A computed fold for a 1373-nucleotide RNA from an uncultured bacterium, annotated as small-subunit ribosomal RNA. The RNAcentral record of the sequence draws on ENA and SILVA.
RNA sequence: GCUCAGAUUGAACGCUGGCGGCAUGCCUAACACAUGCAAGUCGAACGGCAGCGCGGGCUUCGGCCUGGCGGCGAGUGGCGGACGGGUGAGGAAUACAUAGGAAUCUGCCCAGUCGUGGGGGAUAACGUAGGGAAACUUACGCUAAUACCGCAUACGACGGUGACGUGAAAGCAGGGGACCUUCGGGCCUUGCGCGAUUGGAUGAGCCUAUGUCCGAUUAGCUAGUUGGUGGGGUAAAGGCCUACCAAGGCGACGAUCGGUAGCUGGUCUGAGAGGAUGAUCAGCCACACUGGGACUGAGACACGGCCCAGACUCCUACGGGAGGCAGCAGUGGGGAAUAUUGGACAAUGGGCGCAAGCCUGAUCCAGCAAUGCCGCGUGGGUGAAGAAGGCCUUCGGGUUGUAAAGCCCUUUUGUACGGGAAGAAAGCAUUCGGGUUAAUACCCUGGGUGGAUGACGGUACCGUAAGAAUAAGCACCGGCUAACUUCGUGCCAGCAGCCGCGGUAAUACGAAGGGUGCAAGCGUUAAUCGGAAUUACUGGGCGUAAAGCGUGCGUAGGUGGUUGUUCAAGUCUGUCGUGAAAGCCCUGGGCUCAACCUGGGAAUGGCGAUGGAAACUGGGCAGCUAGAGUGUGGUAGAGGAUGGCGGAAUUCCCGGUGUAGCGGUGAAAUGCGUAGAUAUCGGGAGGAACAUCCGUGGCGAAGGCGGCCAUCUGGACCAACACUGACACUGAGGCACGAAAGCGUGGGGAGCAAACAGGAUUAGAUACCCUGGUAGUCCACGCCCUAAACGAUGCGAACUGGAUGUUGGUCUCAACUUGGAGAUCAGUGUCGAAGCUAACGCGUUAAGUUCGCCGCCUGGGGAGUACGGUCGCAAGACUGAAACUCAAAGGAAUUGACGGGGGCCCGCACAAGCGGUGGAGUAUGUGGUUUAAUUCGAUGCAACGCGAAGAACCUUACCUGGCCUUGACAUGUCCGGAAUCCUGCAGAGAUGCGGGAGUGCCUUCGGGAAUCGGAACACAGGUGCUGCAUGGCUGUCGUCAGCUCGUGUCGUGAGAUGUUGGGUUAAGUCCCGCAACGAGCGCAACCCUUAUCAUUAGUUGCUACCAUUAAGUUGAGCACUCUAGUGAGACUGCCCGGGUUAACCGGGAGGAAGGUGGGGAUGACGUCAAAUCAUCAUGCCCCUUAUGUCUAGGGCUACACACGUGCUACAAUGGUGAGUACAAAGAGAUGCAAGACCGCAAGGUGGAGCCAAACUCAAAAACUCAUCCCAGUUCGGAUUGUAGGCUGCAACUCGCCUACAUGAAGCCGGAGUUGCUAGUAAUCGCGAAUCAGCAUGUCGCGGUGAAUACGUUCCCGGGCCUUGUACACACCG
Repeated sequence: GCUCAGAUUGAACGCUGGCGGCAUGCCUAACACAUGCAAGUCGAACGGCAGCGCGGGCUUCGGCCUGGCGGCGAGUGGCGGACGGGUGAGGAAUACAUAGGAAUCUGCCCAGUCGUGGGGGAUAACGUAGGGAAACUUACGCUAAUACCGCAUACGACGGUGACGUGAAAGCAGGGGACCUUCGGGCCUUGCGCGAUUGGAUGAGCCUAUGUCCGAUUAGCUAGUUGGUGGGGUAAAGGCCUACCAAGGCGACGAUCGGUAGCUGGUCUGAGAGGAUGAUCAGCCACACUGGGACUGAGACACGGCCCAGACUCCUACGGGAGGCAGCAGUGGGGAAUAUUGGACAAUGGGCGCAAGCCUGAUCCAGCAAUGCCGCGUGGGUGAAGAAGGCCUUCGGGUUGUAAAGCCCUUUUGUACGGGAAGAAAGCAUUCGGGUUAAUACCCUGGGUGGAUGACGGUACCGUAAGAAUAAGCACCGGCUAACUUCGUGCCAGCAGCCGCGGUAAUACGAAGGGUGCAAGCGUUAAUCGGAAUUACUGGGCGUAAAGCGUGCGUAGGUGGUUGUUCAAGUCUGUCGUGAAAGCCCUGGGCUCAACCUGGGAAUGGCGAUGGAAACUGGGCAGCUAGAGUGUGGUAGAGGAUGGCGGAAUUCCCGGUGUAGCGGUGAAAUGCGUAGAUAUCGGGAGGAACAUCCGUGGCGAAGGCGGCCAUCUGGACCAACACUGACACUGAGGCACGAAAGCGUGGGGAGCAAACAGGAUUAGAUACCCUGGUAGUCCACGCCCUAAACGAUGCGAACUGGAUGUUGGUCUCAACUUGGAGAUCAGUGUCGAAGCUAACGCGUUAAGUUCGCCGCCUGGGGAGUACGGUCGCAAGACUGAAACUCAAAGGAAUUGACGGGGGCCCGCACAAGCGGUGGAGUAUGUGGUUUAAUUCGAUGCAACGCGAAGAACCUUACCUGGCCUUGACAUGUCCGGAAUCCUGCAGAGAUGCGGGAGUGCCUUCGGGAAUCGGAACACAGGUGCUGCAUGGCUGUCGUCAGCUCGUGUCGUGAGAUGUUGGGUUAAGUCCCGCAACGAGCGCAACCCUUAUCAUUAGUUGCUACCAUUAAGUUGAGCACUCUAGUGAGACUGCCCGGGUUAACCGGGAGGAAGGUGGGGAUGACGUCAAAUCAUCAUGCCCCUUAUGUCUAGGGCUACACACGUGCUACAAUGGUGAGUACAAAGAGAUGCAAGACCGCAAGGUGGAGCCAAACUCAAAAACUCAUCCCAGUUCGGAUUGUAGGCUGCAACUCGCCUACAUGAAGCCGGAGUUGCUAGUAAUCGCGAAUCAGCAUGUCGCGGUGAAUACGUUCCCGGGCCUUGUACACACCG
């Protein structure tokens, strides 16, 4: 960095759905709209009277007349259509929020004052006549008013310095005693109006301050612009407008420009600070098809008004007209998505009216929708045979599960029936007080009485009845995260928020059973906040994880020593105003509770006004000297610039000497050289760089600076005093400097040297190596402006233990001396206390503790890229994204593994030797090929004479045929028969069809045991698959010295320590040391064998003495050998030397044996998914008249070839012939078999002896003599022919042996490769297992019997320590 668990929503989608209450419901197309309704009212302003009703009149009964009455269309007039209702397009300020202000208006309303006198002329309606399709309209004539206009009056109002000037009005209705009357009324009074005016209230307009999104890859904007004066305009201030004058105004505290957005109370989230949001409710604003405009009016530049323009729609007689749902319903469209063309004015409110009342899609209600919140229900108790069914199972059982059924109850809800509120009181009528009045009318106000008014709705609520009756789903169950099993599938189908599941045993896919969670809902998707201290104000960082500008100077800004005084801006505190209501919170109340509604309180961090305080910050004033600076005197230095000078070296040129090479490399070649090089001597030219001194030494801000001298010049340090008096620190922009390379112009060019050329290397070599070589490197001037420009560490200040080097000063003490001791400043290093750090590490030169200021970072990649801008001659530099993509990228440390890293050590690992293999022939195994089959497995070391200690049949698993199907084999049930033996026929056999003999044992007389045959069913059977599902056993590293644990300690942790270190050993063997102390598995020892002795025991063994024989043959003996029991012995025990007084090592003595005496058995933790399902066992899967069983024949033995392991050889250290001596260890009754005889021999006949220290198998090389004489042989024996022998039912495929004959390759083996360190290698034979027979194989046994090891550089393998790592499936990475 990514992700999840929480809360929330105007939601949508999927599955499901019982009830009620309260809320909410076009977020998209400010898209277009059919239809209906949403703003009228007043006859108590007016003239009147179309239509309806009543009354009256006339009537020929068809009707007609009559404003007379109730009332009233249209019209004049008044008030209202500026409210209420909708929407959020626009708008970043003419807006909103908060707090203020002055230059204003305000219909209706309230309070006060004054008035309301007297006239006039018109005009709708109406009538008549026209035009037009319509909308509408023209002319003439009549008429009224609370319509309109003068006159009079003017408290106050307005204008004017003042004198003074200007401008009003309307009536209507009710009642009425006097008085008057033209009988209409006047007049009085009441009410409602009207005019003027003052004040209030309400509402509105204007101004100011503060706050209010993102972008600098938008840095400059502005001419009515900023201000003034005169004038105009407005209800009102104002460049609001105009003329003139001035040149201002805004902006890094972000102007201007671009993008986005209605604002707020609030809402969601959050511990809070914040973040997100602005549906419903409330305040404000803006808009009303789009754009513009004004009229009327108190109020509009007006949603359901007007005019113009435009788009669209509609009507039309084509001339012309009409319209505006972002009101309520509703329609189309868009969309994932959002409701009825409902009822009523009963209540609340609004308009008009004196009122009754009318109007009111405001509103109140109902309808639709689980859209949300809240509440209720889907039953309760009992019930174990733990039913059936399902699922699982180790088959025993477990689980579903008291769950069900059954029994006993209840009735919320629903159904049916019945009852049944509150919301309604005013107004009205009547009556009684009070007020008004001349008045008892009228009117107002308060009280009483009366009757009327309910859309919702017969609703809430209550009662009765029957009856468990009407009512449960959804998601999940690998970890995070509560909840597990079986089957299916087989990297398929699919899942998945992240990690990740699935390739035949999936708790992750699909289904089922079970479980978990929530519940009339549950999940998914989308969105916001949270967790996320991953933007850090609260509350983060920058040495190595992302992050300090390459360095300095310095502007704005930020910050700033000390004392006094003053102001009161910040700060603290009191009071006042405001902060609408609703909401949140607290506390009461009302709906049965809750949601919800309602009363009161608190809170509202804020803003403003005012009083006070003065510590701190700040402003003013006056001081101070500790910060900073200046002066005086010294010191060190590759600090910078310019000019000159010097020597060494390279190269080149000239000359001399001189001759054949030089040069270069790992080795060479290109190159130079007989035209004289290299080498050497002398002379000269030219350019560049300055050896030694030279030092984690010096100087500089950094880059950087190194021969010597001179001139000019910057900075630092030290010491003491004097002076200035905060003058300081940092530093966005800005300016300057800035290695190397590169660019431009002109010089210069010795050496070096990109590019380039050639030679090598190489598979290639556009490289590394070599020979050359041009830009460049050098100088002057001008650009570039970047580096791992690094201490990967910004600058300044203060504080905080030390130790020890070194550079430059000063001071003190000591001192004859070349070298002393100490103190204190300024640098530069090392080690380290505390502290810090993820660790590494840093540690007075901090990365510690603090302060001030600047710069920078926010997952990896894309990318320091693109676009834009600025700079540059160019190269390019600076600034600097996004789409998309991944779940990581990264740091430090740990354990391993690895390294053509290091150190130490070991091993037949190399070396030193001896013998092989690789070449030949052959045996055997494997690959390959072939085949009907050539059964299967083993495949680097660690498969290949391996499983197989022995394939002619059998074995045998394979192939071709022929049979069997409860089966060749096991258990259980039933039936029958004893078992068994002899035998005929068919067949290749298995098998089939027959014949005969035989009747057993026990018995409680029922039967039983064993065995054979038959029947049916459970089942058998499988060398069928998976060694990557397993057990067991085995190989290998490796008989290598390792592998671990407990406690303690260290570390945030992984881990470390111990086990490392110094010695030593075959060994983690032992000793010493040590934050370790102990322990375990390994090592060693204990075991077997062998080498010596003692003792016991002497037969089948042995024989010294005595006797005897051909012979230990026999008597005799047990001394010796031997056998096999028991013991002894060897332990660095002793001596000398070394070593740390150790462990131990070297040497020696003694001893049969000496330092583990030789050999064997014995194999730690683990590695290789090593081998084996075909030894055996075993899960799952598969076959079941076959993948099982039996049987005959064949195959496993094939053969262009390749490889491994052996045997025999190539010969004279030998072959052949003859003679002759010595073993050990074994085996033997279906056996070993002697002597004898037969056969050339293999062998045969026959059979003594032996169940074995007794008999048998049984026989070597060596040694002696003879011969062969270096040859394809008297070497070698393959191959082939013939004749035999043995085993066995059977030797054709396919056994072994013998004799005779035949007589192949081969003359010591290329590259390479292997075994062995002593009784070993080499060589010689012997035995055994398997086995009827078959060995060159395997396992054992003894005989003869060497050579060499300097040593550990190298190859291979291993152990320990250390180091690097971007590896951890671990370098075959």